[in-house]
Parts: sequence; C1' cells; structure tokens
RNA sequence: GGGACUCGCGCGGGAGAGCGCGGCGGGACUUCAAACCCGCCGCCGCCGAAGGAGCAACCACCCCGGAAUCUCUCAGGUCUCAAGGACCGCGCGGGUCAG
Repeated sequence: GGGACUCGCGCGGGAGAGCGCGGCGGGACUUCAAACCCGCCGCCGCCGAAGGAGCAACCACCCCGGAAUCUCUCAGGUCUCAAGGACCGCGCGGGUCAG
C1' cells in the first nucleotide's frame, strides 16, 4: 500500500397490496340536497422487504443453542405524495482476523 469479515454514518438504487363500505367534520357548488374533493374515526379486504414471532435445510454440541428472502401477520404498510423499506453498490470512520 492492499485483502476478508463486521459495526456505524452519508449518497444512490429499492418491491408488494383498496378506484372498498359506513359515520362525522370541512371545502367548493347550490334554493336545498345529491354527486365531487380533503381530513379523522370505525369495519372489511389485501401486502411483506423496518421490527417481531415460528419451523427448517444446515451449523454447533460439555451445557446453553445458532439459523432464511420460507411461514405467521402482533406491529408496520396498502384508498397513487411524502416518509419508511430487507437487500445491493459506492464513499468515509471504527473493530477483529489472515498474510
């Protein structure tokens, strides 16, 4: 000077699933109402890639066990924004290890 693993931060990429029903409030329009738009609440449906939980190939084994992108859907998400987002890439910093 460079390598492997790992943690944190920054940047970039990043999927899936409601054109649902009802109530309340507001907006606009209007003689009034309905239809339309927005927000909140409730119900039902749906999704899985924050987190969480379960099983397993496999690993380990003195004891205690570890383990997914599979499964569940508590949480979260879904009524076209934003946010979040496993994972991938690049950069910076730290730790461990080999040479």

The RNA shown here (Glycine riboswitch aptamer) has 99 nucleotides and comes from Allosphingosinicella vermicomposti. The coordinates come from a structure-prediction model, not an experiment, and the mean pLDDT is 77. NCBI's taxonomy places the organism under Bacteria, Pseudomonadota, Alphaproteobacteria, Sphingomonadales, Allosphingosinicella. The model forms 91% of the base pairs in the Rfam consensus. It matches the Rfam family "Glycine riboswitch aptamer". About the family: This family represents the bacterial glycine riboswitch. Glycine riboswitches usually consist of two metabolite-binding aptamers domains with similar structures in tandem. The aptamers cooperatively bind glycine to regulate the expression of downstream genes. In Bacillus subtilis, this riboswitch is found upstream of the gcvT operon which controls glycine degradation. The sequence was found by an Rfam model in a public genome assembly.